A computed fold for a 357-nucleotide RNA from Kingella sp. (in: b-proteobacteria), annotated as Bacterial RNase P class A. The sequence is in RNAcentral, with records from ENA. It matches the Rfam family "Bacterial RNase P class A". It is annotated as a ribozyme. It is recorded under the gene name rnpB. The coordinates come from a structure-prediction model, not an experiment, and the mean pLDDT is 76.

RNA sequence: UAGGUUAAACAGGCAGUCACCGCGUAAUUUUAUUUACGGGGAGGAAAGUCCGGGCUGCGCAGAGCAAAAUGCUAGCUAACGGCUAGGCAUGGCAACAUGACGGAAAGUGGAACAGAAAGCUAAACCGCCGAUGACGUGUUAACACGAACAGGCAAGGGUGAAAUGGUGCGGUAAGAGCGCACCGCGUUUUUGGUAACAAUAAACGGCUGGCUAAACCCCAUUUGCAGCAAGACCAAAUAGAACACAUUGAUGCUGCUCGCGGAGUGUUCGGGUAGGUUGCUUGAACUUUGUGGUAACGCAAAGUCUAGAUGAAUGACUGUCCAAUGACAGAACCCGGCUUAUCGUUUAACCUAUUUU
Numbered sequence: 001u002a003g004g005u006u007a008a009a010c011a012g013g014c015a016g017u018c019a020c021c022g023c024g025u026a027a028u029u030u031u032a033u034u035u036a037c038g039g040g041g042a043g044g045a046a047a048g049u050c051c052g053g054g055c056u057g058c059g060c061a062g063a064g065c066a067a068a069a070u071g072c073u074a075g076c077u078a079a080c081g082g083c084u085a086g087g088c089a090u091g092g093c094a095a096c097a098u099g100a101c102g103g104a105a106a107g108u109g110g111a112a113c114a115g116a117a118a119g120c121u122a123a124a125c126c127g128c129c130g131a132u133g134a135c136g137u138g139u140u141a142a143c144a145c146g147a148a149c150a151g152g153c154a155a156g157g158g159u160g161a162a163a164u165g166g167u168g169c170g171g172u173a174a175g176a177g178c179g180c181a182c183c184g185c186g187u188u189u190u191u192g193g194u195a196a197c198a199a200u201a202a203a204c205g206g207c208u209g210g211c212u213a214a215a216c217c218c219c220a221u222u223u224g225c226a227g228c229a230a231g232a233c234c235a236a237a238u239a240g241a242a243c244a245c246a247u248u249g250a251u252g253c254u255g256c257u258c259g260c261g262g263a264g265u266g267u268u269c270g271g272g273u274a275g276g277u278u279g280c281u282u283g284a285a286c287u288u289u290g291u292g293g294u295a296a297c298g299c300a301a302a303g304u305c306u307a308g309a310u311g312a313a314u315g316a317c318u319g320u321c322c323a324a325u326g327a328c329a330g331a332a333c334c335c336g337g338c339u340u341a342u343c344g345u346u347u348a349a350c351c352u353a354u355u356u357u
Stems, first nucleotide, its partner, number of pairs: 001353010012321007020041002023038005029032001043328001047339002050337005055227004067223005072086005087101001088099004102218002107216002109212002125157002127153003132150002135146004165183006184207001185205005190199003231278004240269006252260002285304008322326001
């Protein structure tokens, strides 16, 4: 210098004018409105609603079945299917990335096409052999030769994604872990590591039983159900109950008397529709500093209060600056994650290649 990997930060700024939604103070008055002033007002994903927890209601003696999720090890956490660190496998020259990463020797199934055969010590299509038995010829036997009927073989070829460890030597009729050496594999021990696991450490085993569990299944662990439209409270209406008064005229028109009208009325409960209040934002919170830990994260101190609507606010215009028509996108009970969308700008560490000193 070029290319790459990983981890972070930002997400237009400032000023003015006019609006919108809450809160506080003051004044006003019709006591819940108006005005004035002050202060606050979306995100890294507020999204998808995929996972976990708080909170709320219901359920719950105990046990089991079913169903679902998860599945290497250690740790973190309120919890998790999340995160951190490590192991192993795969990819990459590397930094690094990705992984439902338990069991195929409990059982059932599957493997198109091709191929002889797709698997409980299998199998002969092209082949190799002729030791053994039978056969033919040499008159018979022995022996030799021939052919390849029975048979032996798993070397070579061929099929396939995949065909029952590899190479070499010995061995044999031909062959074969049949035997041996090395490599590979497995078991046990040892060593290192908390562990997963590792070892060109030792001994043993010739090492049939392959692949597929994101096929059924088996094993282990976890899971009660529903969700803020949860739930709680106030309460017109409409059921209902008790008491009192009432054709000996209640109640009403009407404050009182008269008059008119003529059958229910009042009170207290109960109930919970309309409507309202609450849940609602002080919280596993945030910021800074210190400290323990490789890290996720924990602990301590100090400081801060940071949207809360319910037809649902957070906008528009102007000027100016920049990286210049400014991406993706809009809270609705809260929090921790995951996933997805995202114009661009900046920072740090590391890797590879080349060049120069």